[in-house]
RNA sequence: GGGGGUAUAGCUCAAUUGGUAGAGUGGUGGUCUCCAAAACCAUAGGUUCUGGGUUCGAGUCCUAGUGCCCCCG
Repeated sequence: GGGGGUAUAGCUCAAUUGGUAGAGUGGUGGUCUCCAAAACCAUAGGUUCUGGGUUCGAGUCCUAGUGCCCCCG
């Protein structure tokens, strides 16, 4: 320099070929217990990496960047 993959909750990851974002774990509160752990219940937490475009509607499609990983030279 060229090509490909990836970026979503604190962390690990989903999201049906475009219809308005969820699970596990962790956090907080509660039940239980002499206390704690475990278990169970409830709850908070997101400008979906950034800018632009298409569309009635974008995490998803297009485009330009940035970080990380892989391959080629």